[in-house]
RNA sequence: UCCACGCUGGUGUAAUGGCUAACAUCGCUGUCUUUCACACAGCAGCUCGGGGUUCGAUUCCCCGGCGUGGAA
Numbered sequence: 001u002c003c004a005c006g007c008u009g010g011u012g013u014a015a016u017g018g019c020u021a022a023c024a025u026c027g028c029u030g031u032c033u034u035u036c037a038c039a040c041a042g043c044a045g046c047u048c049g050g051g052g053u054u055c056g057a058u059u060c061c062c063c064g065g066c067g068u069g070g071a072a
Base pairs, nucleotide, nucleotide: 001071002070003069004068005067006066007065010025011024012023013022018055027043028042029041030040031039048064049063050062051061052060
C1' cells in the first nucleotide's frame, strides 16, 4: 500500500428498511429477611464519526477512524 471481516448500554450478544433499539450480566432503588445472600418488582445506562439513498437507516451505498486476519 492492497484485500476481507468486524465496530450496538460498563461487559457479552440480538435486532428482514418500520425504533418506544431487545436479552443476559453488572450497577442503583424497593419488597422479603434479625442482617447478608437468594428470589421478586422497578429504574438508569447504548447503534464508531461524517455524508448519501429512502416516507423511514442499527440495517443499504461512499469517505474516514479503530481492531483482527491475509497478500505484497